[in-house]
RNA sequence: CCGUGCUAGACGGGGAGGUAGCGGUGCCCUGUACCCGCAAUCCGCUCCAGCGGGGUUGAAUUCCGGCCCAAGGCGCAGGCGUUGGGGGACUGGGCGGGGCACGGAGCAAGGAGGACCUGGUCCCGCGCGACGGGAGCUUCCGAACCCCGUCAGGCCCGGGAGGGAGCAGCGGUAAGGAAGAUGUCCCGGGUGCCGCGGGGGCGCCGGGUCGGAGCCACCGACCUUGCUUAAGCCCGGGCGUCUCGUCGACGGCCGGUGCACGG
Numbered sequence: 001c002c003g004u005g006c007u008a009g010a011c012g013g014g015g016a017g018g019u020a021g022c023g024g025u026g027c028c029c030u031g032u033a034c035c036c037g038c039a040a041u042c043c044g045c046u047c048c049a050g051c052g053g054g055g056u057u058g059a060a061u062u063c064c065g066g067c068c069c070a071a072g073g074c075g076c077a078g079g080c081g082u083u084g085g086g087g088g089a090c091u092g093g094g095c096g097g098g099g100c101a102c103g104g105a106g107c108a109a110g111g112a113g114g115a116c117c118u119g120g121u122c123c124c125g126c127g128c129g130a131c132g133g134g135a136g137c138u139u140c141c142g143a144a145c146c147c148c149g150u151c152a153g154g155c156c157c158g159g160g161a162g163g164g165a166g167c168a169g170c171g172g173u174a175a176g177g178a179a180g181a182u183g184u185c186c187c188g189g190g191u192g193c194c195g196c197g198g199g200g201g202c203g204c205c206g207g208g209u210c211g212g213a214g215c216c217a218c219c220g221a222c223c224u225u226g227c228u229u230a231a232g233c234c235c236g237g238g239c240g241u242c243u244c245g246u247c248g249a250c251g252g253c254c255g256g257u258g259c260a261c262g263g
Stems, first nucleotide, its partner, number of pairs: 001263006009057003012030004020046005034054005063256006072247004077243007085235003090232002092229008102220003106215002114210008122199006128192002131188005137180005147172004155164003
């Protein structure tokens, strides 16, 4: 070095979960990789492997070790985005109260603010006027009988002359009704650019006098305070993505690996 027969080993691995821990069943990743039975209020084990049975291969492409790459999972440690829940301390937005008088506007030497005096606004009384109501006035209407006048007809009394009562009609009037008008009288009040007198008040408005430079707070700024909003912000959650940490399949590279017999 070659051949034959064996043996160790291999015939998938990994992550999360679960567990005292580990392996497996179930989930996920990888990607193709013997078969049968069992396993979640589970089945086994206490270290090279799930337990039991059977099979193939077998010293290297296939087994073992190290390094690299890296699917994926996990931690959520951090950042960003997004979503929904809570908060209202802070920043910002909106609305309001108080303040200041920095800027703008306005008023002011044709005299500001202020002080004093006075009038109005408020109350009472009176006068005058207007308005409203009533009385009175004028006109008209107005009584089957119990109002008036005149009383046809009819009636009554009378011997007669004559006398009498009296309905309707006509005329008039009372109570009452309607209309009108201004002079008179009385009454009223949320009556009047009216007049007179008295009271009251210092809030507002006006005038006069003194005096001589500020006044105001409309807008903006600033300070402070209340309400509101929830964008930022704070608290905790879901999802996505990136970074970090951890495990890491598949793959790549390097290295390692037995016994017997024969030639």
The RNA shown here (Bacterial large signal recognition particle RNA) has 263 nucleotides and comes from a Bacillota bacterium. It matches the Rfam family "Bacterial large signal recognition particle RNA". For this family Rfam cites "SRPDB: Signal Recognition Particle Database" (Rosenblad et al., Nucleic Acids Res, 2003). By type it is a non-coding RNA gene. Of the family's consensus pairs, 95% are formed in the model. It is recorded under the gene name ffs.